Context: one part of a larger RNA
Molecule: large-subunit ribosomal RNA, domain III
Organism: invertebrate metagenome
RNA sequence: GAGUAACGAUAAUGUGGGUGAAAAACCUACACGCCGAAAGUCUAAGGUUUCCUUGCGCAACGUUAAUCGACGCAGGGUGAGUCGGCCCCUAAGGUGAGGCAGAAAUGCGUAGUCGAUGGGAAACAGGUUAAUAUUCCUGUACUUGAUAGUAUUGCGAUGGGAGGACGAAGAAGGCUAGGUCAGCCAUCCGUUGGUUGUGGUGGUUUAAGCUGGUAGGAAGUAUUCUUAGGAAAAUCCGGGAAUGCGUUAAUUCUGAGAGGUGAUGACGACUGUGUUUGGUUCGCUAGGCACGGGAAGUGAUUGAUGCCAUGCUUACAAGAAAAGUCCCUAAGCUUCAGAUACUGUGAAACCGUACCUCAAACCAACACAGGUAGACAGGUAGAGAAUACUAAGGCGCUU
Numbered sequence: 001g002a003g004u005a006a007c008g009a010u011a012a013u014g015u016g017g018g019u020g021a022a023a024a025a026c027c028u029a030c031a032c033g034c035c036g037a038a039a040g041u042c043u044a045a046g047g048u049u050u051c052c053u054u055g056c057g058c059a060a061c062g063u064u065a066a067u068c069g070a071c072g073c074a075g076g077g078u079g080a081g082u083c084g085g086c087c088c089c090u091a092a093g094g095u096g097a098g099g100c101a102g103a104a105a106u107g108c109g110u111a112g113u114c115g116a117u118g119g120g121a122a123a124c125a126g127g128u129u130a131a132u133a134u135u136c137c138u139g140u141a142c143u144u145g146a147u148a149g150u151a152u153u154g155c156g157a158u159g160g161g162a163g164g165a166c167g168a169a170g171a172a173g174g175c176u177a178g179g180u181c182a183g184c185c186a187u188c189c190g191u192u193g194g195u196u197g198u199g200g201u202g203g204u205u206u207a208a209g210c211u212g213g214u215a216g217g218a219a220g221u222a223u224u225c226u227u228a229g230g231a232a233a234a235u236c237c238g239g240g241a242a243u244g245c246g247u248u249a250a251u252u253c254u255g256a257g258a259g260g261u262g263a264u265g266a267c268g269a270c271u272g273u274g275u276u277u278g279g280u281u282c283g284c285u286a287g288g289c290a291c292g293g294g295a296a297g298u299g300a301u302u303g304a305u306g307c308c309a310u311g312c313u314u315a316c317a318a319g320a321a322a323a324g325u326c327c328c329u330a331a332g333c334u335u336c337a338g339a340u341a342c343u344g345u346g347a348a349a350c351c352g353u354a355c356c357u358c359a360a361a362c363c364a365a366c367a368c369a370g371g372u373a374g375a376c377a378g379g380u381a382g383a384g385a386a387u388a389c390u391a392a393g394g395c396g397c398u399u
Base pairs, nucleotide, nucleotide: 013031014030015029016028017027018026032396033395034394035393040376041375042374046356047355050354051076052075054074055073056072057071061069062068081142082141083352084351085350087120088119089118093114094113095112099108100107101106123140124139125138126137127136143348144347146345147344148343149342150341151340152339153338154333155332159328160327161326162325168314169313170312173308174307175306178302179301180300181299182298183204184203185202186201187200188199189197205266206265209261210260211259216254217253218252219251220245221244222243223242224241225240226239227238229237230236267297270293271292272291273290274289275288276287277286278285279284316319362371363370378390379389380388381387
């Protein structure tokens, strides 16, 4: 220079009350404003206690003040057979007994072994905490081993086969979530001209599971015989033949949703009693907590990018693997063991679970106008996830 520039989005604040040494910024009430395919809710990565307010505090940190805080001190908080991992399985890729190469170090690589971002059993609704909940509690379920009993019985794999099992684009159909309206229930009737009316306000919610097998979709199917294939075997799969039924279909498989049940339950506007904290014009009034009572809870319409659907159609560039699963036999076992069904008993360990997550908590030296995968997707207008306004919810961006 200079007490100058700046104080980090122009979404916006105002008033009453409280606390306090002190209040533009904290708490609270009422207005106002902003976002609303987000500036809301859930969640992966990453962070790692930042969560709670329970208590205390304001030196420093916070671009100002601070009674406040993601700050300091102390205390508290993360509850699982079903969520995710671990586990079983494999992909790219890694590693790699033997093996090959190399002077060595080491490189490559078979069997194997590891490796999810993929495949594989099973849970929902309500309630509850200051802070966790598909984890606790209540109610109603489901799965897989073990073991015992009963009944029936050809069982058996690291082998064979089926299956798992898949791309893109497009179109039509059936549904549901959700929305809207009506009906129904409760309540209101005007301190401004009107408001018993075609009036106002609020509510009208309920899962998994079990039952059932529909709209639809797919394949011909069953029996018998035969067989140079499936590294051995096979009653299985594949090839061949005959017969029955059927091709307008039979049989089998698959399949949303509705309905019933779950539910004489839960929830529910509202309301009673007790208690407590404020404000009071002492008549009351607003809120918190505890324990109770509890109405209606139907129909129509619209309608998804969700489900049926890994479906259907089309074309060529022809769109993972393995295990779990089912069938078949080999060795073997065949009074056993094993298999199937039902019933009973008991088991399901360990790890994660707080909180932030388009952000003041992650990546950017900062409480940084930058960056950050996925899910949900209300209303009015609209082709629309554009845009404008708005609900739930959240904020007014720390001078």